[in-house]
Molecule: Bacterial large signal recognition particle RNA
Organism: Dehalococcoidales bacterium
RNA sequence: UCGUGCUAGACGGGGAGCCAGCGGUGCCCUGUACCUGAAAUCCGCUAUAGCAGGGUUGAACUCCCGUCUGAGGCUCUCAUCUGGUGGGACUGCCGGCGGUAAGUGGUGUUGAAGGCCGGGUCCUGCGCGGCGGAACGCCGUGAAUCCCGUCAGGUCCGAGAGGAAGCAGCGGUAAACGGUCACAUCCGGGUGCCGCAGGAAUACCUGGCCGGAGCCGGCUGCCGCAGGCAAGCCGUUAGGUGGUGUCAAGGACGGGUGCACGG
Numbered sequence: 001u002c003g004u005g006c007u008a009g010a011c012g013g014g015g016a017g018c019c020a021g022c023g024g025u026g027c028c029c030u031g032u033a034c035c036u037g038a039a040a041u042c043c044g045c046u047a048u049a050g051c052a053g054g055g056u057u058g059a060a061c062u063c064c065c066g067u068c069u070g071a072g073g074c075u076c077u078c079a080u081c082u083g084g085u086g087g088g089a090c091u092g093c094c095g096g097c098g099g100u101a102a103g104u105g106g107u108g109u110u111g112a113a114g115g116c117c118g119g120g121u122c123c124u125g126c127g128c129g130g131c132g133g134a135a136c137g138c139c140g141u142g143a144a145u146c147c148c149g150u151c152a153g154g155u156c157c158g159a160g161a162g163g164a165a166g167c168a169g170c171g172g173u174a175a176a177c178g179g180u181c182a183c184a185u186c187c188g189g190g191u192g193c194c195g196c197a198g199g200a201a202u203a204c205c206u207g208g209c210c211g212g213a214g215c216c217g218g219c220u221g222c223c224g225c226a227g228g229c230a231a232g233c234c235g236u237u238a239g240g241u242g243g244u245g246u247c248a249a250g251g252a253c254g255g256g257u258g259c260a261c262g263g
Base pairs, nucleotide, nucleotide: 001263002262003261004260005259006258009057010056011055012030013029014028015027020046021045022044023043024042034054035053036052037051063256064255065254066253067252068251069250072247073246074245076243078242079241080240081239082238083237084236085235086234087233090232091231092229093228094227096225097224098223099222100221102220103219104218105216106215107214114210115209116208117207118206119205120204121203122199123198124197125196126195127194128192129191131188132187133186134185137180138179139178140177141176147172148171149170150169155164156163157162
């Protein structure tokens, strides 16, 4: 160095979970890697850490070790984003109330604030006026008969002269009705640019005097109070992305590996 036959090993591995721990079934990743049996109310083992039975391959593409890379999982008082939920301390915003008077505006020497006196608006009483009503007065209408006057005709009495009652008509009047109602009388009120007297109140308007420079608070600003919203913020929760730490399939590269016989 070649050949033959063996042996160790290999014929999948990993993550989380479970567990005192290890491995497996189940879940997930990797990606192709023998078969049979049991296993979550678990199964089997104990640092040589699956068990039982069978098969293939076998010292290298395949086994072992190291380095790099690295799917994926897990972890975290980490960062960030999105969503849910709660809060209302803080920032912000919204409207409200009170204050302030820096700005602005208004007002004020044609006189502010403040003080004093008065008038009006309010109430009571009286008067006057006005309005309304009643009554009086006046005008008109107004009685088949039981109202008046005059009473044609007719009637009655009378010898007559004459007299009496009296219907219709005519004229008038009572009650009543209608109209008018100036003045005067009585009564009333959601009555009055009215007068007199008294009162209440200090709110508004207004006049006068004193006074001698502020006053008002609409808007902006500032301060305070209570309320609301929830964008920021705070708490909590779910998920995404990134980061930290950790395990790591797979891949690349490098290195290592037994026995016997024969040429």